[in-house]
Predicted 3D model of an 80-nucleotide RNA (c-di-GMP-I riboswitch aptamer) from a Planctomycetaceae bacterium. It was read from a public genome assembly, where an Rfam model found it. It matches the Rfam family "c-di-GMP-I riboswitch aptamer". From the family's description: GEMM was predicted in a large-scale screen for bacterial structured RNA regulatory elements. The source organism's lineage runs through Bacteria, Pseudomonadati, Planctomycetota, Planctomycetia and Planctomycetaceae.
RNA sequence: GUUCGUCCAAGGCAAACCCGCCGCGAGGCGGGGACGCAAAGCCAUGGGUCUUGCAUAGCCGAGAUCGCCAGGCCGCCGAA
Repeated sequence: GUUCGUCCAAGGCAAACCCGCCGCGAGGCGGGGACGCAAAGCCAUGGGUCUUGCAUAGCCGAGAUCGCCAGGCCGCCGAA
């Protein structure tokens, strides 16, 4: 450096659900809680899904989700 996650260390994140707050909503934030995760770290770029708006119902606008998939960037430990 490449590939990989069978083994080791230090640790990390946190689904459902409950409480509080914010939002029309999808959902977000904080606390509790662990189903899981080697990128469950970051970026809404493409697709998907979801919410919402409407003289126009769309190949539309505005949003949500990266713990749906892909892509980009960065990264711990270890193995070959």